Context: one part of a larger RNA
RNA sequence: AACGAACGCUAGCGGCGCGUUUCAGGCAUGCAAGUCGAACGGUAACAUGGAGGUGCUUGCACCUCUGGUGACGAGUGGCGCACGGGUGAGUAACGCGUAGGUAAUCUACCAUAAGGUCUGGGAUAGCUAUACGAAAGUAUAAUUAAUACUGGAUGUGCUCUUCGGAGUAAAGUUUUUUCGCCUUAUGAUGGGCCUGCGUUGGACUAGCUAGUUGGUAGGGUAAUGGCCUACCAAGGCAACGAUCUAUAGCCGGGUUGAGAGACUGGUCGGCCACAUUGGAACUGAGACACGGUCCAGACUCCUACGGGAGGCAGCAGCUAAGAAUCUUCCGCAAUGGGCGAAAGCCUGACGGAGCGACGUCGCGUGAACGAUGAAGGCCCUUCGGGUUGUAAAGUUCUUUUAUUUAUGACGAAUGUAUUGUGUAGGCGAUACUGACGGUAAUUUAUGAAUAAGGUCCGGCUAACUACGUGCCAGCAGCCGCGGUAAUACGUAGGGACCGAGCGUUGUUC
Numbered sequence: 001a002a003c004g005a006a007c008g009c010u011a012g013c014g015g016c017g018c019g020u021u022u023c024a025g026g027c028a029u030g031c032a033a034g035u036c037g038a039a040c041g042g043u044a045a046c047a048u049g050g051a052g053g054u055g056c057u058u059g060c061a062c063c064u065c066u067g068g069u070g071a072c073g074a075g076u077g078g079c080g081c082a083c084g085g086g087u088g089a090g091u092a093a094c095g096c097g098u099a100g101g102u103a104a105u106c107u108a109c110c111a112u113a114a115g116g117u118c119u120g121g122g123a124u125a126g127c128u129a130u131a132c133g134a135a136a137g138u139a140u141a142a143u144u145a146a147u148a149c150u151g152g153a154u155g156u157g158c159u160c161u162u163c164g165g166a167g168u169a170a171a172g173u174u175u176u177u178u179c180g181c182c183u184u185a186u187g188a189u190g191g192g193c194c195u196g197c198g199u200u201g202g203a204c205u206a207g208c209u210a211g212u213u214g215g216u217a218g219g220g221u222a223a224u225g226g227c228c229u230a231c232c233a234a235g236g237c238a239a240c241g242a243u244c245u246a247u248a249g250c251c252g253g254g255u256u257g258a259g260a261g262a263c264u265g266g267u268c269g270g271c272c273a274c275a276u277u278g279g280a281a282c283u284g285a286g287a288c289a290c291g292g293u294c295c296a297g298a299c300u301c302c303u304a305c306g307g308g309a310g311g312c313a314g315c316a317g318c319u320a321a322g323a324a325u326c327u328u329c330c331g332c333a334a335u336g337g338g339c340g341a342a343a344g345c346c347u348g349a350c351g352g353a354g355c356g357a358c359g360u361c362g363c364g365u366g367a368a369c370g371a372u373g374a375a376g377g378c379c380c381u382u383c384g385g386g387u388u389g390u391a392a393a394g395u396u397c398u399u400u401u402a403u404u405u406a407u408g409a410c411g412a413a414u415g416u417a418u419u420g421u422g423u424a425g426g427c428g429a430u431a432c433u434g435a436c437g438g439u440a441a442u443u444u445a446u447g448a449a450u451a452a453g454g455u456c457c458g459g460c461u462a463a464c465u466a467c468g469u470g471c472c473a474g475c476a477g478c479c480g481c482g483g484u485a486a487u488a489c490g491u492a493g494g495g496a497c498c499g500a501g502c503g504u505u506g507u508u509c
Stems, first nucleotide, its partner, number of pairs: 001508003005505005012363006018356002020321001025319003029316003034079003039076002042072002046070003049066008086274003095199008105191002110187008118152004128141005157168004172179001200246003207237003212234008249271004253264004276297005299310004327353001329352003335349001336347004366397004376388004402446002406442002411436001415432007453498005458479003464493005474481002
């Protein structure tokens, strides 16, 4: 000098930041990923229209039917759920950083360009019925739709090829413009893989290795490769530290320092890894998938004992541990994301508010005048005095702040709706939309009014006297103080330094 700090004493306000460093221990409760009816069959609820009926107060209430309309529970289907958010357990590694390679590769949505979108089919969920089960749920039968599934045609192309040929695609929808679907090429974006160099300690760890090292052939992958398999060879690594062991996420950065360096990686940003422990694949453009599936283990819960359910290292919150770390808050108004043609819906991302002097920056606790140098305290004493001290009292002001009154935002128009105009991209007009928040800010009135402490005073180190104590009680970072005049202990007065803080402890330079 610094801190994600803690502890002690103290405490007026605001801005901006930060806030489980420990048990990657366990978790009650709520929320954190949905959306599309302009893909589909439909109609559980709500509203509305129509038809019929009942009651009558004669234009209302109730009942039945009807998907007709607005819409929409459950379901099929599409897209998303691989992003965003959390944590740092593991990892000494091509994990990360940096510089390259990929003629060894993929990329949904998006952009550009070219071409196409022809013709058929059978099911299935839902619904209904039956049955089983405590539940979770399941089985059978009948029936129905699609942008679900699937046959044929065509082939710009693509794949294979014995160069003859063979194989390989599509989906429709809306009131219209539209919006979609398929194939190919290019781009953009995002990855995968490979390589040079760099990346902690221990030799009281010296040898390690059998898919091991290389080759051939095959399999597998989007793709190279012992990645995997068969066969063949016997290699490969290591004192320039292999192997083993301990520790650790890496970086941009941060702290300190004149620098060289040392220490560090919390917040913010990039990359990686993980999601109760271990294993596995499925779906998909993308996962071997935090709020998906399956299996095994531990734990917790429900049970009719047959069997089931769960995973906060998401946001709050609880418990445990600990010196120690917050609200079970408000809002989608803004920014961003998902879906949708859109309106819109969802969003504990995010925007805000709350708590904490945890840090940092700023402001205030008054200003001017005021000497009988008041009283009181303390100290000295020649009894005169010195000091606290312009300090107080008193006089005159000011009103930041506080309380009160009124007005009241920016963030929001480039958004949304309606509308005008233009060939279109666009350019205008009007209306509406704010969680924070009646907040910030401005303003009225009142009155010095509401606001100062902490540590230290032997030397280092700025600041000294008196009394008490008597190697006791105690102090102490080091040197060291205390055994009868202690500037070092305790108290008082005075003083020094910081100041809404001041000290102590811990850690780093």
This is a predicted structure of a 509-nucleotide part of an RNA (small-subunit ribosomal RNA, 5' domain) from an uncultured bacterium. Model confidence (mean pLDDT): 85 of 100. The full RNA is in RNAcentral, with records from ENA and SILVA.